[in-house]
The RNA shown here (c-di-GMP-I riboswitch aptamer) has 79 nucleotides and comes from Proteobacteria bacterium UBA1844. Model confidence (mean pLDDT): 84 of 100. The sequence was found by an Rfam model in a public genome assembly. Rfam family: c-di-GMP-I riboswitch aptamer. Rfam's curators write: GEMM was predicted in a large-scale screen for bacterial structured RNA regulatory elements. Gene Ontology term of the family: cyclic-di-GMP binding.
RNA sequence: UUCCGACAAAGGCAAACCCAUCGCGAGGUGGGGACGCAAUGCUUCCGGUCUGAAGGAAAAAGAUAGCGGAGCUGCCAAU
Numbered sequence: 001u002u003c004c005g006a007c008a009a010a011g012g013c014a015a016a017c018c019c020a021u022c023g024c025g026a027g028g029u030g031g032g033g034a035c036g037c038a039a040u041g042c043u044u045c046c047g048g049u050c051u052g053a054a055g056g057a058a059a060a061a062g063a064u065a066g067c068g069g070a071g072c073u074g075c076c077a078a079u
Stems, first nucleotide, its partner, number of pairs: 005076001012037002017032006035066001041072003045069003048064004
């Protein structure tokens, strides 16, 4: 330095739910709050799921990075 990821240490993030607010909506933002997370940091590039959607089917576009893959970056230093 790299891989692995601790009966280690310092920390970090923050599900559901509640309040406020934005959005047609999925959902986002701020505060509270913790289910969990070794990348649960960032990026829609690929796939999935969701919204769009109104008798049925479908598009543009959007959401989900805490669905998976991929790319970039990062704390510690046991094995």